[in-house]
Context: one part of a larger RNA
RNA sequence: CUGGGCGUAAAGGGCGCGUAGGCGGCCUGCGUGUGUCAAGUGUGAAAGCUCCGGGCUCAACCCGGAAAGUGCGCUUGAAACUGCGCGGCUCGAGUGCGGGAGGGGGAAUCGGAAUGCAGGGUGUAGCGGUGAAAUGCGUUGAUAUCCUGCAGAACACCGGAGGCGAAGGCGGAUUCCUUGAACGCGACUGACGCUGAGGCGCGAAAGUCGGGGGAGCAAACAGGAUUAGAUACCCUGGUAGUCCCGACCUUAAACGGUGCACACUCGGGGUGGGGGGCUUCACCCCCUCCGUCCCUGAGCUAACGCGUUAAGUGUGCCGCCUGGGGAGUACGGCCGCAAGGCUAAAACUC
Numbered sequence: 001c002u003g004g005g006c007g008u009a010a011a012g013g014g015c016g017c018g019u020a021g022g023c024g025g026c027c028u029g030c031g032u033g034u035g036u037c038a039a040g041u042g043u044g045a046a047a048g049c050u051c052c053g054g055g056c057u058c059a060a061c062c063c064g065g066a067a068a069g070u071g072c073g074c075u076u077g078a079a080a081c082u083g084c085g086c087g088g089c090u091c092g093a094g095u096g097c098g099g100g101a102g103g104g105g106g107a108a109u110c111g112g113a114a115u116g117c118a119g120g121g122u123g124u125a126g127c128g129g130u131g132a133a134a135u136g137c138g139u140u141g142a143u144a145u146c147c148u149g150c151a152g153a154a155c156a157c158c159g160g161a162g163g164c165g166a167a168g169g170c171g172g173a174u175u176c177c178u179u180g181a182a183c184g185c186g187a188c189u190g191a192c193g194c195u196g197a198g199g200c201g202c203g204a205a206a207g208u209c210g211g212g213g214g215a216g217c218a219a220a221c222a223g224g225a226u227u228a229g230a231u232a233c234c235c236u237g238g239u240a241g242u243c244c245c246g247a248c249c250u251u252a253a254a255c256g257g258u259g260c261a262c263a264c265u266c267g268g269g270g271u272g273g274g275g276g277g278c279u280u281c282a283c284c285c286c287c288u289c290c291g292u293c294c295c296u297g298a299g300c301u302a303a304c305g306c307g308u309u310a311a312g313u314g315u316g317c318c319g320c321c322u323g324g325g326g327a328g329u330a331c332g333g334c335c336g337c338a339a340g341g342c343u344a345a346a347a348c349u350c
Base pairs, nucleotide, nucleotide: 004321005320006319007304008303012318014202015201016200017199021195022194023193025089026088027087029086030085031084032083035081036078037077038076039075040074041073042072043071050066051065052064053063054062055061092192093189094188095187096185097184098183104178105177106176107175108174109173110172111155115151116150117149118148119147120146121145122144126137127136163170164169207248208247209246210245211244212243216242217241221237222236223235224234259317260316261315262314263313264312267295268294269293270292271291272290273289274288275287276286277285299306300305323350324349325348332343333342334341335340
């Protein structure tokens, strides 16, 4: 270097944007002749290998000749493919126009239920909690109940195998700002594309720093139980935290355990969005594009299963794997306020 793989055996980067690079539509277009191909020529030392012939009685060994040396240079030629230059095209990609869908993102304002607390009324001996209890709360009047007020957090029903987002993720209402996608028209640009080492950005929860906030919940902690013990499970409390603003951290079973893009390959059923047909558009029904879920054929798979949303058949590009432990550790480097993160061994051992 070739050969094998990555849903569950080792292996898809957490996700996106994008630099270099790799790869790239149609015209049997024009030119060129980089790669490519052909012919000729030069070179490719000798020895060795192979073939033919010969010399030592044979062989090893040796001598002569040929071939080969799959390569490179030069000259001439070919032009399908590739590259390069020029021209053209519209199917890829993008733009525009149109009416719709959406918990996509950001900001502000508002709402009701519940909970807690405070004040007031009624009312009296308990409440609470558990398997059973106790700690705890309560005659300084609790629990229960009614009225008023305040506070913070989360938004029942709708709600769905449903929607949106690249992923993380997103759910009360209204307004403002704003991203993306689908569909229809086919007006415009004319290959502007795909992927993407580095790089840059985003990135749940926990955690960190500064400032606020703090109802409920609740690591730590305290007490009560349980138990042989109980640094737990259960109970009563309870601080960080959970919430907001700003700045860090950058991890995850960041999962579909399935990288992205494109093309092709039987069917059936449901559901969300758009368009068309039919119709008095009121549905239903039929066709179609996009999304999403279930079942199944061929094919694939070690099996399980996947099966037009592929794990089928192919192409392009990236990432990753190479026995278990040692170890995602040590050392070094980079990043971080820290916690730690990223990169990443070896001895030894089975």